[in-house]
RNA sequence: GCCCGGGUGGCGGAAUGGCAGACGCGGAGGACUCAAAAUCCUUUGCUCGAGAGGGCGUGCGGGUUCGAGUCCCGCCCCGGGCACCA
Numbered sequence: 001g002c003c004c005g006g007g008u009g010g011c012g013g014a015a016u017g018g019c020a021g022a023c024g025c026g027g028a029g030g031a032c033u034c035a036a037a038a039u040c041c042u043u044u045g046c047u048c049g050a051g052a053g054g055g056c057g058u059g060c061g062g063g064u065u066c067g068a069g070u071c072c073c074g075c076c077c078c079g080g081g082c083a084c085c086a
Stems, first nucleotide, its partner, number of pairs: 001082007010025003018066001026044006045056004059075005
């Protein structure tokens, strides 16, 4: 340099054009207990807000579309393969 796969919360990951983060781990609060462990319940992307609710968010920048994590173009990074290696 060329080809293939990938990049999503604190972590593993789901969704392959139509409510992003299902589900699990972890965190927080609560129940039970003399107390704890285990178990169960609620909650948990970030942010503004007393709340109702609002804004933003899938590596970065553009594009297509009513609508993009998903499709197209460029770039960055990670993994694998190939080539070059005087």

The RNA shown here (transfer RNA) has 86 nucleotides and comes from an Actinomycetota bacterium. Its mean pLDDT, the model's own confidence on a scale to 100, is 81. Its Rfam family is "tRNA". Its family is annotated with triplet codon-amino acid adaptor activity in the Gene Ontology. About the family: Transfer RNA (tRNA) molecules are approximately 80 nucleotides in length. The family's RNA type in Rfam is transfer RNA.